Predicted 3D model of a 91-nucleotide RNA (THF (Tetrahydrofolate) riboswitch aptamer) from a sheep gut metagenome. It matches the Rfam family "THF (Tetrahydrofolate) riboswitch aptamer". From the family's description: Tetrahydrofolate (THF) riboswitch was first reported for Ames et al. as an RNA motif in 5' untranslated (5'-UTR)regions of folate transport and biosynthesis genes in Firmicutes genomes. The RNAcentral record of the sequence draws on MGnify.
RNA sequence: CAGAGUAGGAUGAUCGCGUUAAGUGCUGCGGGAUGGGAGGUUGCCCGCAGACGAAACGGAAGUGCCGUGCGGUGGUCAUCCGCAUCCGCUG
Numbered sequence: 001c002a003g004a005g006u007a008g009g010a011u012g013a014u015c016g017c018g019u020u021a022a023g024u025g026c027u028g029c030g031g032g033a034u035g036g037g038a039g040g041u042u043g044c045c046c047g048c049a050g051a052c053g054a055a056a057c058g059g060a061a062g063u064g065c066c067g068u069g070c071g072g073u074g075g076u077c078a079u080c081c082g083c084a085u086c087c088g089c090u091g
Base pairs, nucleotide, nucleotide: 001091002090003089008081009080010079011078012077013076014075015074016073017071018070019069026050027049028048029047030046031045032044036087037086038085040083056068057067058066059065
C1' cells in the first nucleotide's frame, strides 16, 4: 500500500403463513447481539405499552378441500451492496 472478513439491506427463485387479521410498518420505555479481539450507534434484533390498518374471488361437493389473487407477510438459497475507532489476519 492492497485484500479478506459482520449485523444487515436490495433483487430473483422456491416453500410457507395470514386473509375468521396475525404479520409488516409507526411511537415510547427497557434490554441484547453485532467483521478475529476490544468497543460502539446513526443501523439490527427481543420484550412491554400505545396508535393506525387491509382484497378478496372462483370451483367442487360434504365435514372443511383445491385454485387464482392480495399482504409495504415468514423461512431458505443465489447474486449484488456492506462497520467509523484501536489492535489483529493475508499478500